Molecule: transfer RNA
Organism: Kangiella sp.
RNA sequence: AGGGGUAUCGCCAAGUGGUAAGGCAGCGGCUUUUGAUGCCGCCAUUCGUUGGUUCAAAUCCAGCUACCCCUG
Repeated sequence: AGGGGUAUCGCCAAGUGGUAAGGCAGCGGCUUUUGAUGCCGCCAUUCGUUGGUUCAAAUCCAGCUACCCCUG
C1' cells in the first nucleotide's frame, strides 16, 4: 500500500428494515438471627463515529476511527 473481518449495557452475547432477547455483575425488595442460596423488580433518548437511502435503520450504502487476519 491492497484485500477481508470485527465494533451492541461494566463483561459475555442475540438481533439480518418496524418501539434492543438472554446470562454474569450492579441496585432495590421478599425470605434468613446474619451471610450465602432462592424468588420479584430495575438496569442500552444515540448499537465505534460522521453522513446518505427510507414513512421507518443496530440492520442497507459511503467515508473515517480502533483492533484482528491475509498478500506484498